Predicted 3D model of a 1500-nucleotide RNA (small-subunit ribosomal RNA) from a freshwater metagenome.
Its mean pLDDT, the model's own confidence on a scale to 100, is 84.

[in-house]
RNA sequence: AGAGUUUGAUCCUGGCUCAGAGUGAACGCUGGCGGCGUGCUUAACACAUGCAAGUCGAACGAGAACGGGAUAUAGCUUGCUAUAUUUGUCAGCUAAGUGGCGCACGGGUGAGUAAUGUAUAGGUAAUAUGCCUCUUACUAAGGGAUAACAAUUGGAAACGAUUGCUAAUACCUUAUAUGCCUUUAAGACUAAAGUCUGCAAGGGAAAGAUUUAUUGGUAAGAGAUUAGCCUGUAUUGUAUCAGUUAGUUGGUGGGGUAAUGGCUUACCAAGACUAUGACACAUAACUGGUUUGAGAGGAUGAUCAGUCACACUGGAACUGAGACACGGUCCAGACUCCUACGGGAGGCAGCAGUGGGGAAUAUUGGACAAUGGGGGCAACCCUGAUCCAGCCAUGCCGCGUGAGUGAUGAAGGCCCUAGGGUUGUAAAGCUCUUUCAACGGUGAAGAUAAUGACGGUAGCCGUAGAAGAAGCCCCGGCUAACUUCGUGCCAGCAGCCGCGGUAAUACGAAGGGGGCUAGCGUUGUUCGGAAUUACUGGGCGUAAAGCGCGCGUAGGCGGCGACAUCAGUCAGGGGUGAAAUCCCGGGGCUCAACCUCGGAACUGCCUUUGAUACUGGGUGUCUUGAGUGUGGAAGAGGUCAGUGGAAUUGCGAGUGUAGAGGUGAAAUUCGUAGAUAUUCGCAGGAACACCAGUGGCGAAGGCGGCUGACUGGUCCACAACUGACGCUGAGGUGCGAAAGCGUGGGGAGCAAACAGGAUUAGAUACCCUGGUAGUCCACGCCGUAAACGAUGGAUGCCAGCCGUUGGACAGCUUGCUGUUCAGUGGCGCAGCUAACGCUUUAAGCCUCCCGCCUGGGGAGUACGGUCGCAAGAUUAAAACUCAAAGGAAUUGACGGGGGCCCGCACAAGCGGUGGAGCAUGUGGUUUAAUUCGAAGCAACGCGCAGAACCUUACCAGCCCUUGACAUGGGGAUCACCGCUGCCAGAGAUGGCGGCUUCAGUUCGGCUGGAUCCCACACAGGUGCUGCAUGGCUGUCGUCAGCUCGUGUCGUGAGAUGUUGGGUUAAGUCCCGCAACGAGCGCAACCCUCAUUUUCAGUUGCCAUCAUUAAGUUGGGCACUCUGAAGAGACUGCCGGUGACAAGCCGGAGGAAGGUGGGGAUGACGUCAAGUCCUCAUGGCCCUUACGGGCUGGGCUACACACGUGCUACAAUGGCGACUACAGAGGGCCGCUAGACCGCGAGGUCAUGCAAAUCCCAAAAAGUCGUCUCAGUUCGGAUUGCACUCUGCAACUCGAGUGCAUGAAGUUGGAAUCGCUAGUAAUCGUGGAUCAGCACGCCACGGUGAAUACGUUCCCGGGCCUUGUACACACCGCCCGUCACACCAUGGGAGUUGGUUCUACCCGAAGAUGGUUCGCUAACCGCAAGGAGGCAGCCAGCCACGGUAGGGUCAGUGACUGGGGUGAAGUCGUAACAAGGUAGCCGUAGGGGAACCUGCGGCUG
Repeated sequence: AGAGUUUGAUCCUGGCUCAGAGUGAACGCUGGCGGCGUGCUUAACACAUGCAAGUCGAACGAGAACGGGAUAUAGCUUGCUAUAUUUGUCAGCUAAGUGGCGCACGGGUGAGUAAUGUAUAGGUAAUAUGCCUCUUACUAAGGGAUAACAAUUGGAAACGAUUGCUAAUACCUUAUAUGCCUUUAAGACUAAAGUCUGCAAGGGAAAGAUUUAUUGGUAAGAGAUUAGCCUGUAUUGUAUCAGUUAGUUGGUGGGGUAAUGGCUUACCAAGACUAUGACACAUAACUGGUUUGAGAGGAUGAUCAGUCACACUGGAACUGAGACACGGUCCAGACUCCUACGGGAGGCAGCAGUGGGGAAUAUUGGACAAUGGGGGCAACCCUGAUCCAGCCAUGCCGCGUGAGUGAUGAAGGCCCUAGGGUUGUAAAGCUCUUUCAACGGUGAAGAUAAUGACGGUAGCCGUAGAAGAAGCCCCGGCUAACUUCGUGCCAGCAGCCGCGGUAAUACGAAGGGGGCUAGCGUUGUUCGGAAUUACUGGGCGUAAAGCGCGCGUAGGCGGCGACAUCAGUCAGGGGUGAAAUCCCGGGGCUCAACCUCGGAACUGCCUUUGAUACUGGGUGUCUUGAGUGUGGAAGAGGUCAGUGGAAUUGCGAGUGUAGAGGUGAAAUUCGUAGAUAUUCGCAGGAACACCAGUGGCGAAGGCGGCUGACUGGUCCACAACUGACGCUGAGGUGCGAAAGCGUGGGGAGCAAACAGGAUUAGAUACCCUGGUAGUCCACGCCGUAAACGAUGGAUGCCAGCCGUUGGACAGCUUGCUGUUCAGUGGCGCAGCUAACGCUUUAAGCCUCCCGCCUGGGGAGUACGGUCGCAAGAUUAAAACUCAAAGGAAUUGACGGGGGCCCGCACAAGCGGUGGAGCAUGUGGUUUAAUUCGAAGCAACGCGCAGAACCUUACCAGCCCUUGACAUGGGGAUCACCGCUGCCAGAGAUGGCGGCUUCAGUUCGGCUGGAUCCCACACAGGUGCUGCAUGGCUGUCGUCAGCUCGUGUCGUGAGAUGUUGGGUUAAGUCCCGCAACGAGCGCAACCCUCAUUUUCAGUUGCCAUCAUUAAGUUGGGCACUCUGAAGAGACUGCCGGUGACAAGCCGGAGGAAGGUGGGGAUGACGUCAAGUCCUCAUGGCCCUUACGGGCUGGGCUACACACGUGCUACAAUGGCGACUACAGAGGGCCGCUAGACCGCGAGGUCAUGCAAAUCCCAAAAAGUCGUCUCAGUUCGGAUUGCACUCUGCAACUCGAGUGCAUGAAGUUGGAAUCGCUAGUAAUCGUGGAUCAGCACGCCACGGUGAAUACGUUCCCGGGCCUUGUACACACCGCCCGUCACACCAUGGGAGUUGGUUCUACCCGAAGAUGGUUCGCUAACCGCAAGGAGGCAGCCAGCCACGGUAGGGUCAGUGACUGGGGUGAAGUCGUAACAAGGUAGCCGUAGGGGAACCUGCGGCUG
C1' cells in the first nucleotide's frame, strides 16, 4: 500500500467481498513445562449450608464456667496427680446485660437514571464536619431512676407481662462562661443593595477512671479531612414526538434545612420553556481509559482507578458527626420456610457453593505471616478486605520435544516419457549433550527484635538415559503452496468470483508442498481498508441527486476610506488537567511478559498580561453595488369590453340525377321520400391562414385577427437625488399546461367511453362510419407533467469569429461602415469532463446562500400526519431479496433503417420438378436382424467407382482361446509349403494316411530360416467419446476481403492506414488524405481449346508421279494430323469522353480485343459443421469375449411420406426402310475381326492386337415412306411361359432374350428447380467399379436456340452510414396476467399483555400539626396542682390497592391485499431496429394480460 467481481472488450459511477489488528469469548481437532494476568457478557432469576462486624473489665453492676493463688484430704514415683473448700485488693478472666465507639468504611452489582447523573472549570460572604492536630478556658453543687438479677406468670415458638432490688463516663436540675448563639439602639462607609463597629437584653457546658502519671469530658477558635448546595460548557437516536407547563414562572409574608431555593404553605401577578428542538418515545450508569486508525475520526466502558445509583418490590422515618442505612427498624406486596393454626421467621447484586437460564465462565480451600480497616492504654480480638493456594491453553510471554556426522542417495510410499524423479541427510548407523520433566539432597528473600499461610516453594547440587514431550489449517484466482486415483451437476465445496454433467491442481483420499506452532482453524463482534456520510476528504447536464416558478420571514454572507474598542484571533505567564495506562530513558525478576523509578505527555478548561492586520459590535464619511428622477424605445406581457372576414356544420330555396362517401382493399353509413355536386340566403359556435423568423414578451406555466380602456415589467441616453438601502432564503405565502371535480350557461368542429363495419388464429387495438362526457364561458377547487437547457440563484474574472432583435453615438459616399449597452443563436482557443460534450448565455476560474444524493429491487409503496368534495397530492420507512443495477464510448451482429454496388437474385425467355409407372436414397413401420454413419441451404442416385456367398460391421446356430496377425523365452522337428486319398460333420474343424523335402558348416541342432507344442508378457476390438484430437472434407465463396510493422490520435477498448472523389470482375487502378510501407488473398505465372512458325514424319496424311478392290503399295512430308519448342493480345494504335489521371465508349488491324473460352488454384476465419466405420491417436471399456472361424439369414421387408432420377403421355411423334459424318476412351484372367448355328440374348470354330497399326465400334439425332389424334401402330409397367450368360451357388436376391399380357398416364394444384452461347434443350458414345449386375457417377463429341427493358420487388453477398436494452449476437432480448410451491410483510371483526395519563374511591407505617379523656420519677410548689413527657384520638399529606375513560407499544387472528424468490407450466407479444401503430411523462376512461384510446407536454 491494495486486490477480486457488472462488459465480447474499455473507461467511469457504484455496491458486495477479501487480505490487517483486537476480543472477559464460544465451538472443532490436538495438547509437554513454567511465569504473569483474566474468568456468569445470559435470569437486578430463586437460594440449602458455612463464614463475611465487632470490640472495650482502663465506664458499670454482676458472675464463677475456665485459669491462677491459698488451705485441706487421698494416692504415692516426695513433688506430681486427683478431689474438696476458699479467694472479687489476681493490671488473670468472662456467658448475658447497662454504657462507649464502630456498624454510613471495606466488599458486591449496573436494575433505574438522558440529568436530582457524569466529565471539566469555577462559586459557597448560602454551609456542616465524629475520630485527628494546634491554641485558650473550664471540669462546681446536687438529684431521681433503670437493665442485669430474684420471685410470680403468659406463649408451641418468636417473644413477653407484673412486682421487688441495684450501679455508672446512662439520665436530670442548678451555678459559672468578657468568648459562643438570637434580637438590636446608635455610629461609620456607600449611588444603591448592603457591609463594618456594636451599648443593651435574652439563651446555652461538663464525667469520671486508675497503679498519681496519664487519660477522658465541656466550651470556643484555627487547621486538616470528608460531605452538602449552586453555576458555565460538554454529554445517544427519532420531527412518522410540535407545541409543553397550575407549584407551573415570579413576588410578599410564614414555615423548614447545616445551608440557598416553590423546598413547603397562604395571598398576589400571569407568567415560564420551545425549531440553537421544548414536551414525548426508545435506548443507556458516566469518566480516566480500552481498541482501531497515518491522522481526523469510529466503536466501546470487562479486569484496575474516580464518581453515581441500587440492596426481594414499593413507601417511610428513627438513631447518629455522617444513613433515609446490603448482613438496622416500621408498614404494604409477592415468594419461601416453621407452626400446637393462635402466630411467627427470612432476604448471597459479600466469599465459597446449589438449582435454573445459556454457546459459555472456577474451590462449599489456607492464613491473618504481609498491606490495610474496626475496637482497645495495651496485650489482643475481629476482618471471604487482603495475601496465597486450587481449576481452565482463556490471553500474553519464555523454554523444550535433541545436537553433530551420515549416500548404496537403503527399504517402503508416491509419480513416471520406464530412463528416472521425489520423500531425502530425512531414516538407520556412529559420536555426543541433558535444558525441561523424573528421582535424591540442600534450601532462601519476603521479617528493622519476635511472628511465614504460601512452602520444604523459588533457587542450588547430584544421578540415569535420547530417554517422557507435535499438532492444526491450507495448496483455482484474490493468496505462499501440485500431482495421481476415486466420483460423474451425484456426493459434496464455497469469504467473493465460482467448482462438480467421464481426463476436476476447486468435491473425497493419498503422495508431495506451503503457513503457523502448544497451538491451529471456524463462528460471533469492533475498527480498518471504505475518500462507501467526504471537517481533514465526495458529488448533483446524461451514472443516485437542482424544489415547476416567484415574493419574502428567521438565519447565513456582504462595497470603499477614517476613528476608537478588543468579543473572535494571535503571543507570553499562572492554576488545574487524580493515580494507573500510552510514549521516552533507567532499574528488578537468568530473558521476556510482568513489576518499578524518573521524565515527557494528557492536544482540555479557567485566569491574567500584551498585540490589533483581518472578522465582529460602535461612531461617522464616500459613491462604484442597489434604488429614485428626466427624456426616449420595442414588444403575441396581463385584464376587460367591442368588432371583422375566411372555413366547417346545420336549415330554407333553386338547378340537377344516381350515385356519394370511405379504404391497402372493403363494408357499416348517406341517397329516387332526390343525396354528392353547384348557386343564393339565414343561423350558431369555435379558432384566427398569409405576415411568421433557432423573431418578440413574460419569473415559470404560457402568450398570435383588429380596435379601445386600465395595468405590470424591461432596455437605452443623461448623471440631478438617496447613500450599502445589497445577495440568498429553512419555514411561510402566491402563481402554476393538460386531464379531472362542483354549480350555472353554451355546444359548430373534434372526440375518451360506447356502437357498428373491417383486419386477424383472436383484435376488448391500429383503419373506417357514427358518437357522449369533455374541449368553450363565468365562478370555485385540484397542484401535478420528459413543469427539460433533464443544467438553483447572485457578483466578479478568463482568446476570438460569424449571424440576428431593440436602443444610443461617430463618420461620410444618405445607405453603408465602425463603436457601445441589453438580449437571442452558430462555431471555436485555453480550461473542465468518465466520455459525450460545455466553452463570456460555462458543465471554466474564485466567493456567498439555498435545495438534493449515498447499490439494484421491495417503493415513491405500507403505516401515521397534513391537504382535498373526490380522484388523489405531500411527507415517507421496514422485513425480505440480488451481486450486481447503471452512464459514456468501442468492435461486431442485427433491423419489417438509409445510400451505393454485385450475383440466373428478380425480371425477360427456354426446359423441367411437383400429377403417372418404374429405378434409387431417406423417414416411418416391421423384424431374430432389417449393421452403422450423414439431417435446412451445406443429409436423402450421400459414404456405396457397383450387398446372391465374400464384402458384412447385423441376427440365429455351431466351434476356437497366446488366438486369423506381431515381438520376446523354453522344448520338439528338419523342413515348412506344395500335391493328394479316406472317414465324421452344414461347415469351420477333427481323425487316419500317401508323395515330396532348405542352406551354410569347424559335422556339434552349431548357425540362419521355417513349422509345431508349452507358459507368460501380450495380440485383437467397424466397442464408446468427431463435445479430448491429428489428418482430410463441406460451407459462406473464387465473395473481395483479412491483417501486420512503424508513426499519429484516443485515459482506454480501439481508430487511422482499409475512409473520401472517380474507376474496376476485383482493397483493380488513379487522385486526395497523418499516414508511410508490407503480408495473405485478387490478378499474373500452370494446364487445355482457338491462329501461326520451326523441328520431327510412323502405325498418321496424299497435292504432284506410278499402282491397287482399298493410301493397298512405291514415293513424298506440301497439306491434315500428331507432339516438342516458339510467336501472338499489351487498351499497344486512332477518335471521343474523363480532372492533362485511372479508366470508359467507338473504330482500325487481327485467328482471337479489352480477364479471348474452359480448368486447376479456395485468404483471415465461421458453423464445438462432417468423419474415432479410410487412416492415425489420448482416455474409457471387453479379454474362453464386445476377440477369431464357419453355415444359413439379413442389409433387397412394406398400410405410408419425402428427395433425386429414368420412361412417357405422343405427329417437332411412333414404326419400317435407307444411309452419312464424331470425339474421347478401354483391351491379355482382356478386346475380339471373319465364318457357321440360333428369331434373339448368345454359342462353336478361328484371326488380329500389350495397340496413332488389331478389336470394342453400330454413332444417334438425320432422310424417305407409313400411321392421322385414339388410351392409339402412343406408353410400356405388371404378369405368364420358354430361354441365354456370369458365377461353387441366381429361392429369399442378378442381368439379358423371345413370345404373350398391355396398368397408370391425354402435360400435371399450391409451390418450386436449372440455364446468358457453342450455353439451355436434344442426340448418341466411352470409362471406372466389376465374375455378373448402371435409369447413378465421371468423361466425350453431334445438332443447336430464345431472352436480358432494367434493378422497384424476392433471395444471397460486399462497402459506407444510422439505431440498438442484442454479444450463445433477432432462432437475440424481454413484459404482464393466470396456475403451483415457499418466504417476509400491510389491512383485519377482534383478542392478550406491557407502559402511561386523567378523574374518583380507599388510606398501612410514618413524621408534622392539633387536642388533653387516660398515665406520669427528677423541675416549681407547704399542698392542691402546674410545666414537661408518654400513650391515645383527630386532621391533612402519602405507598399499595380499586373503579371508569383515554393515549401508546408489542404479541396473536378467520379472511384478505399486493410484494419477493423458484432450469425447462398456460395466454399473448407490450418494450429494445422506424420493434413492425415511434417511445416516454402527467391525467382520465376502458380492457384476460401485457396494454389501448382521448387531451396537453418532451426528444432520451

Rfam family: Bacterial small subunit ribosomal RNA.